RNAcentral holds the sequence, with entries from ENA. Predicted 3D model of a 74-nucleotide RNA (transfer RNA) from a Candidatus Parcubacteria bacterium. Its Rfam family is "tRNA". Gene Ontology term of the family: triplet codon-amino acid adaptor activity.
RNA sequence: GCCGGAGUAGCUCAAUAGGUUAGAGCGUAGCACUCAUAACGCUAAGGCAGUGGGUUCGAAUCCCACCUCCGGCA
Numbered sequence: 001g002c003c004g005g006a007g008u009a010g011c012u013c014a015a016u017a018g019g020u021u022a023g024a025g026c027g028u029a030g031c032a033c034u035c036a037u038a039a040c041g042c043u044a045a046g047g048c049a050g051u052g053g054g055u056u057c058g059a060a061u062c063c064c065a066c067c068u069c070c071g072g073c074a
Stems, first nucleotide, its partner, number of pairs: 001073007010026004019057001028044004050066005
C1' cells in the first nucleotide's frame, strides 16, 4: 500500500430483504428468602448505536468518507 472482518448498556454478544418504544446473559442497585452469608426468585437503573455526511416518509440495518481494533497479501 491492497483485501476482508469488527465497532450496539460497565463487560460478552443478539437483532438487518429498512418500520410499534433497540434486547439477552453477566455485572450493579433495591426488595424478598435466611439466624446470617451465598445461591435461587422479583424489580429497577443503564446505550440513540465509532465519528461525520448521504438516500428515504422512515436507517443500528443501505451508500460514501474518516477513525480505532483484528486477520490476510505484498